The prediction has a mean pLDDT of 82. A computed fold for a 122-nucleotide RNA from a Verrucomicrobiota bacterium, annotated as SAM riboswitch aptamer (S box leader). Taxonomically the source falls in Verrucomicrobiota (Bacteria, Pseudomonadati). The sequence was found by an Rfam model in a public genome assembly. Rfam family: SAM riboswitch aptamer (S box leader). Gene Ontology term of the family: regulation of gene expression.
RNA sequence: UUCUCAUGCAGAGUGGUCGAGGGACUGGCCCGAUGACACCACGGCAACCGGCCGAAGCGCGGACUUCGGCGACCAGGUGCCAAUUCCAGCUCGACCGGAUUACCGGCCGGGGAAGAUGAGAA
Repeated sequence: UUCUCAUGCAGAGUGGUCGAGGGACUGGCCCGAUGACACCACGGCAACCGGCCGAAGCGCGGACUUCGGCGACCAGGUGCCAAUUCCAGCUCGACCGGAUUACCGGCCGGGGAAGAUGAGAA
């Protein structure tokens, strides 16, 4: 970097340094000199992997597989700590308004895309 699978309306901030943009992209809407973003320190959240417990399965000679659980285990590995992934973007449908052939606007819902994180593979 690419591919596969899973997850996203929950949760969790203080201090220091820096100094102008930041929230991936586009549009919207927000955050930001009362200092955002980023970095550092400490703190916290969560439970993907690992761990522990239980059940089931099998090719049971298991460092095996699947499912469930755990006041969060451990000198654990990541991740995360404004806003639903901030909202929308492509598509399908319900409803409302306008126009009346198929259009436009609003609003709600389903799916998808993209992006993010983890785990695995190349």